A computed fold for a 71-nucleotide RNA from Candidatus Nomurabacteria bacterium RIFCSPLOWO2_01_FULL_33_24, annotated as transfer RNA. NCBI's taxonomy places the organism under Bacteria, Bacteria candidate phyla, Candidatus Nomuraibacteriota. Its Rfam family is "tRNA". The family's RNA type in Rfam is transfer RNA.
[in-house]
C1' cells in the first nucleotide's frame, strides 16, 4: 500500500427494513440463622458522519477502531 471480516447494555451473544431480545453482571425487595443459592421487579446499548427510504441496528458511501491475509 491492497483485499476480506467484525463493531448492538459493564461482559458474552441474538436481531438482515417497521418503536432492539436474552444470559451473566448491577440495583431494590422477598426468602434464609448468615454468606451464597433461589424467587420477583428494575436500570442500562445499536462506533461516527452522510445518503437511499414513508420508515435504517439492518441497505449504500466515507471515516475510526479491532482482527486476518497478501505485497
Nucleotide at each position: 500500500c491492497c483485499c476480506c471480516c467484525c463493531a448492538u447494555a459493564g461482559c458474552u451473544u441474538a436481531g438482515u427494513g417497521g418503536u432492539a431480545a436474552a444470559g451473566c453482571a448491577g440495583u431494590u425487595g422477598c426468602c434464609u440463622u448468615u454468606u451464597a443459592a433461589g424467587c420477583a421487579a428494575u436500570u442500562g446499548a445499536c462506533c461516527a458522519a452522510g445518503g437511499u427510504u414513508c420508515g435504517a441496528u439492518u441497505c449504500c458511501u466515507u471515516g475510526u477502531g479491532g482482527g486476518g491475509g497478501g505485497a